RNA sequence: AGAUCCUUAUGGGGCAGGGUGAGGGGUUUUCCCCAAUUCCCGAUCGGUGGUAAAAAUCCACGCGCGCAAGCUGAUCCGGUGAAAUUCCGGAAUCGACGGUACAGUCCGGAUGAAAAAAAGGAAAC
Numbered sequence: 001a002g003a004u005c006c007u008u009a010u011g012g013g014g015c016a017g018g019g020u021g022a023g024g025g026g027u028u029u030u031c032c033c034c035a036a037u038u039c040c041c042g043a044u045c046g047g048u049g050g051u052a053a054a055a056a057u058c059c060a061c062g063c064g065c066g067c068a069a070g071c072u073g074a075u076c077c078g079g080u081g082a083a084a085u086u087c088c089g090g091a092a093u094c095g096a097c098g099g100u101a102c103a104g105u106c107c108g109g110a111u112g113a114a115a116a117a118a119a120g121g122a123a124a125c
Stems, first nucleotide, its partner, number of pairs: 004122005010116001017041003023034004043105002045095002047061004056093002064071002075091005097108003
């Protein structure tokens, strides 16, 4: 000096408010009650590394699916600047599987797993 290896703990956030009423119940009734974080309006969230400067939407990785090979989401316009699809302004878009009234946000697999970064240790050329 540090390829590589070992150990340890760490390692994901999120429906305020309103509407509708599938369905269920009461029952003297064409009356009343319950009923969606899933529908509609609206609200709200964003793992890790990189990138001339900060990224959910650029390039990768993880997650997820598959026996395996492998597959797998979404952004534009204007401004500033030496440099930004990353900042500022504006307008958009995306989000596994099982359950359930159709779910990024609820419950479940999961007190799980992983990228990764950190600390400690060993260590070749």